[in-house]
Description: The RNA shown here (Glycine riboswitch aptamer) has 100 nucleotides. Model confidence (mean pLDDT): 77 of 100.
RNA sequence: AUAACCGCGAUGGGAGAGCCCGAUUUGAUCCCGCGAUCAAAUCGGCGCCGAAGGAGCAAUAGCCCCGAAAACUCUCAGGCAGAUGGACCGUUGCGGAUUG
Numbered sequence: 001a002u003a004a005c006c007g008c009g010a011u012g013g014g015a016g017a018g019c020c021c022g023a024u025u026u027g028a029u030c031c032c033g034c035g036a037u038c039a040a041a042u043c044g045g046c047g048c049c050g051a052a053g054g055a056g057c058a059a060u061a062g063c064c065c066c067g068a069a070a071a072c073u074c075u076c077a078g079g080c081a082g083a084u085g086g087a088c089c090g091u092u093g094c095g096g097a098u099u100g
Stems, first nucleotide, its partner, number of pairs: 001099001005096009018046001020045011047080003053076001054074003060068001
């Protein structure tokens, strides 16, 4: 000095699926009152989604061992208005590794 590779940071992009039902509590509004409506939180139920994480299968690298291994499958976890999050992709900085 260093294209591709790895890690971290910044930044732009980034999908899918009920803002469903019930109960409780609290608050607000209306009402003489009973009560009604709305909002939030918690708990429960059903339905659904796959792109945090996790698990399974194994295409693949000539063969074997070791090890690796998907955006496929599952849906434990997570998620189902917006926001947040988000695999992954682009740009950029730093470090590592590699090569000269």